[in-house]
Context: one part of a larger RNA
RNA sequence: UGUUUGGUAUCUGAAGGGAAGGGACCUCCAGUACGAGAGGAACGAGGUCUCGAGGCCUCUGGUCUAUCGGUUAUCUGAUAAGGUAUGCCGAGCAGCUACGCCUCAAGGGAUAAGUGCUGAAAGCAUCUAAGCACGAAACCCGCCUUGAAAAGAGAUACCUUAGAAUACGGAUUAGAAGAUCCGUUUGAUAGAAUCGGUGUGUAAGUGUGAAGGUAACGACACAUUCAGCAUGCGAUUACUAACAAUUCGUU
Repeated sequence: UGUUUGGUAUCUGAAGGGAAGGGACCUCCAGUACGAGAGGAACGAGGUCUCGAGGCCUCUGGUCUAUCGGUUAUCUGAUAAGGUAUGCCGAGCAGCUACGCCUCAAGGGAUAAGUGCUGAAAGCAUCUAAGCACGAAACCCGCCUUGAAAAGAGAUACCUUAGAAUACGGAUUAGAAGAUCCGUUUGAUAGAAUCGGUGUGUAAGUGUGAAGGUAACGACACAUUCAGCAUGCGAUUACUAACAAUUCGUU
């Protein structure tokens, strides 16, 4: 741009893509069928493991250059609090991950080789000539996914003067940029605050104790104090900012 009024939402499914499955073992069947015995199945049912595929982060493990704590060197005169060396070390939520968790059938249709039923030509016989029934991880569905530009250009509901885009606040359904998705005061979209959760591990100051030291002082310990600090999480609250505006379209 088209689909011949336009718009919003939900679908159908022509036609495509996928390999999403492969293998092993165990238990029952069963010490059964079979076999003189020795020995010894199958159909079917259930389970485990492994390779492969897809997804996820509740648990477990890893990472975590958010964060918290310990500590070294040095600098800010000292304390406190910090800077630099991703300093080193101990933890570590979210996120991302595998070593973790979940799923990957069954069934149906039409068949191949093959097996049959009925059955003539050919009074018999014959699976075939008419007719009918089975039969494989292969084929078509079933499962996942793309898909109204499928020109035979689809359907349904609602509205028909509505609407769309930009812009603005954002995203833990998205993301290289575009795009996508959510919100825009009839509002919890982001920030902030409060509460909760989570991480670290008990802040500073003060008080008391303290080996040692003539003394000054004093590493360290205890109490105040599950403190202090942090928070990519959740909830609540319009305090701040989503204001203002532009463009297209409206046969």
RNAcentral holds the full RNA, with entries from MGnify. Large-subunit ribosomal RNA, domain VI from a marine sediment metagenome, 251 nucleotides, folded computationally. Rfam family: Bacterial large subunit ribosomal RNA. Its family is annotated with structural constituent of ribosome and ribosome in the Gene Ontology.